[in-house]
Context: one part of a larger RNA
Molecule: large-subunit ribosomal RNA, domain II
Organism: Archaeoglobus sp. UBA230
RNA sequence: GCCAGGGAGUGUACGGCAGAGGCGAGGCUAAGGGCUGAAAGCCCGGAGCCGGAGGGAAACCGACUGCCCGCAGCUUCUGCGAGGGGCGGGGUGUGCUCGCCCGCAGUCUCUGCCGUACGACCCGAAGCCGGGCGAUCUAGGCGGGGGCAGGGUGAAGCGGUGCGAAAGCGCCGUGGAGGCCCGAAGGGGUGUUGAUGUGCAAAUCGCUCCUCUGACCCCCGUCUAGGGGUGAAAGUCCAAUCGAGCCCGGGGAUAGCUGGUUCCCCCCGAGACAUACCGCAGUAUGACCCGUCCGGAGGUUGGCGGUGGGGUAGAGCACUGAUAGGAGGAUCCGGGGGGUGACACCCUCGCCCUCCUGUCAAACUCCGAAUCCACCGCCGCCGUAGAUGGACGGAGUCAGGGCAGGGGGGUAAGCUCCCUGUCCGAGAGGGAGACAACCCAGACCGGGGUUAAGGCCCCUAAGUGCCGGCUAAGUGUAAACGAUAAAGGAGGUCCCGGGUCGAAGACAGCGGGGAGGUAGGCUUAGAAGCAGCCACCCUUUAAAGAGUGCGUAACAGCUCACCCGCCGAGACUCGGGGCGCCGAAAAUGGACGGGGCUCAAGCCGGCCGCCGAUACCUCGGGGCGCCGAAAGGCGAUCCGGUAGGGGGGCGUGCCGAUGGCGCAGAAGCCUGAGGCGUGAGCUCGGGUGGAGCCGUCGGUAACGAAUAUCCUGGC
Numbered sequence: 001g002c003c004a005g006g007g008a009g010u011g012u013a014c015g016g017c018a019g020a021g022g023c024g025a026g027g028c029u030a031a032g033g034g035c036u037g038a039a040a041g042c043c044c045g046g047a048g049c050c051g052g053a054g055g056g057a058a059a060c061c062g063a064c065u066g067c068c069c070g071c072a073g074c075u076u077c078u079g080c081g082a083g084g085g086g087c088g089g090g091g092u093g094u095g096c097u098c099g100c101c102c103g104c105a106g107u108c109u110c111u112g113c114c115g116u117a118c119g120a121c122c123c124g125a126a127g128c129c130g131g132g133c134g135a136u137c138u139a140g141g142c143g144g145g146g147g148c149a150g151g152g153u154g155a156a157g158c159g160g161u162g163c164g165a166a167a168g169c170g171c172c173g174u175g176g177a178g179g180c181c182c183g184a185a186g187g188g189g190u191g192u193u194g195a196u197g198u199g200c201a202a203a204u205c206g207c208u209c210c211u212c213u214g215a216c217c218c219c220c221g222u223c224u225a226g227g228g229g230u231g232a233a234a235g236u237c238c239a240a241u242c243g244a245g246c247c248c249g250g251g252g253a254u255a256g257c258u259g260g261u262u263c264c265c266c267c268c269g270a271g272a273c274a275u276a277c278c279g280c281a282g283u284a285u286g287a288c289c290c291g292u293c294c295g296g297a298g299g300u301u302g303g304c305g306g307u308g309g310g311g312u313a314g315a316g317c318a319c320u321g322a323u324a325g326g327a328g329g330a331u332c333c334g335g336g337g338g339g340u341g342a343c344a345c346c347c348u349c350g351c352c353c354u355c356c357u358g359u360c361a362a363a364c365u366c367c368g369a370a371u372c373c374a375c376c377g378c379c380g381c382c383g384u385a386g387a388u389g390g391a392c393g394g395a396g397u398c399a400g401g402g403c404a405g406g407g408g409g410g411u412a413a414g415c416u417c418c419c420u421g422u423c424c425g426a427g428a429g430g431g432a433g434a435c436a437a438c439c440c441a442g443a444c445c446g447g448g449g450u451u452a453a454g455g456c457c458c459c460u461a462a463g464u465g466c467c468g469g470c471u472a473a474g475u476g477u478a479a480a481c482g483a484u485a486a487a488g489g490a491g492g493u494c495c496c497g498g499g500u501c502g503a504a505g506a507c508a509g510c511g512g513g514g515a516g517g518u519a520g521g522c523u524u525a526g527a528a529g530c531a532g533c534c535a536c537c538c539u540u541u542a543a544a545g546a547g548u549g550c551g552u553a554a555c556a557g558c559u560c561a562c563c564c565g566c567c568g569a570g571a572c573u574c575g576g577g578g579c580g581c582c583g584a585a586a587a588u589g590g591a592c593g594g595g596g597c598u599c600a601a602g603c604c605g606g607c608c609g610c611c612g613a614u615a616c617c618u619c620g621g622g623g624c625g626c627c628g629a630a631a632g633g634c635g636a637u638c639c640g641g642u643a644g645g646g647g648g649g650c651g652u653g654c655c656g657a658u659g660g661c662g663c664a665g666a667a668g669c670c671u672g673a674g675g676c677g678u679g680a681g682c683u684c685g686g687g688u689g690g691a692g693c694c695g696u697c698g699g700u701a702a703c704g705a706a707u708a709u710c711c712u713g714g715c
Base pairs, nucleotide, nucleotide: 001715002714003713004712005711006710011118012117013116014115015114016113017112018111019110020109021108022107023106026050027049028048032044033043034042035041054061055060064088066087067086068085069084073080074079089102090101091100092099093098121260122259124257128250129249130248131247132246133245139224140223141222142221143220144219145218146217147216148214150182151181152180153178157174158173159172160171161170162169163168186211187210188209191207192206194205195204226242228238229237263649264648265647266646267645268644273286274285275284276283277282288396289394290393291392292391293390294389298382299381300380302379303378304377305376306375307374308373309372310371314367315365316364320361321360322359324357325356326355327354328353329352333350334349335348336347337346338345400424401423402422403421404420405419406418407417408416409415429440430439431438444621445620446619447618448617449616450615454611455610456609457595458594459593463608465607466606467605468604469603470602476597477596488582489581492579493578494577495576496575497574498573499572500571501570509566510565511564512563513562515539516538517537520534521533522532545560549558550557622639623638624635625634626633627632650704652701653700654699655698656697657696658695659694660693661692668688669687670686671685672684674683675682676681
């Protein structure tokens, strides 16, 4: 892992509600007891409990059928009118406002759902406490005992000798000290971060390494025990367990946490909000969902109209503030400067005021929409097939999320906190390559057809469809999310508009002229159109600057403006729009889904056709709600569904009653496109098997398995 078997809302007490039944102003017995043919059943037992009156803290006081409306129903068709509602009346308390109550229904039993207490749906801690068991491992102590090859070094002491006055010193021997040295056994466990790592082994193996007469190693005996021991101290060790051992018990500890919780069909169907809480993974109440009942006529999310309300978007500057430039004014105040011995005073800037021009605002408004809200009327829709409303019972939920629009925070975020709507959540189907929430569209079942979004070259169903234009960048072939792109830049190209020039010849090109006073004056070493300063005139002309650039030391030279000629039709400039271009960098080779596509299979505009969903239409069938005795009808718009509520069923074991089957073959098992049922399942045929089994009604429950790293076993 698979298979088989086991495996989770139970019981009692008390309480709430509903249903069924008994009795009813009453209802019921409890403990206990009696009878008996004794697990049954019947009978006794009124103690006690609930109800029958309320109000008040208490003392205490102490309550109705008088009138009206009116659903169902009845009816002499006009009323009556159970239940229901209103008025009136009454009881009591009172702070004198008002509160509660009164014209009678309860109680007992059973069943179901729920609550509380108990283990309380099941499994699961780490832990806490108690009593015991442990020092055969290991730590330390005590008693008795054992062990340590060989080699090296050579302390004290002693002897000899030399020296010395002596104390003593040197040398040579002798001697054999030491938590001395090398190293085997023994003890240890440094590196290899080697081998191994379902191992030889729950710590081993190899090489290497430390120590080896000592604070050494070992054996036997003995002592210290769990908040305790022991510890050359690492929270080490105390039997493969230690920041508090192990075993059993309290014990089913507790777990606001995780996981699991077993058959079917039908109807409805949420929430992730608010408030509170040592509250933020929880709980309670309300909101939202479900069921039952009461009640009896209106309700309203839509449209139109009317009457009111509002201060948002926008806009504006009239108020409150902010704010750029300018002009004017004021003179208290401040800074700087001038002036004076110092003031005064003057200039300037700031400050303040006014005006002009130009701006800004959630907490500004002279204004002011769309829209929203309230009430009324009409229409629509819902509702006597019972709505809106109310009461009671049962929940779940209180981690939400995406998108669109609006707002607070933030540089921003697949960010965060709110509001409105919608979807996902709990929603399948078609489209978007794949893709909870984007587009289309809300799936009862089966058949046929038509469309939606989106598509129609091939993959791939449907156009290599038609007309016009654009793009040359493979731009693109991507609705958004989103797989980007900006400031900025360019005789890319297409379209539109303004201005100027142009057959009296424009623009470009080519040819020619481009002169004289004069080298203007000044400056300067020089300054001649062309370093710089000033001026920028006149003449001859078709035209020609006191000179556009290059150039020279300065001249010269080249060129331009300007004029003529050649040529012969548009030229130059400014602005706007479309599609493209650059700007443009990421890590293995790569992405329009791919192939591939260029008068397109790209982009823009127009047109026709087709494909394409569980949508829509249609045929057949089923269910649900309501009306109805039924047949049948209605529901144009009933039947997606998580948490969850409600209803109806299937199957298993056992019991009571009843009806059946079985050796001419029960149960069980195997098998079969047999039959029935929406389904749980039921039934039938064949085989096997060899002795019990089933239907119906009623009851009862240790009653249904795929998941719990579930338990046990097998493989």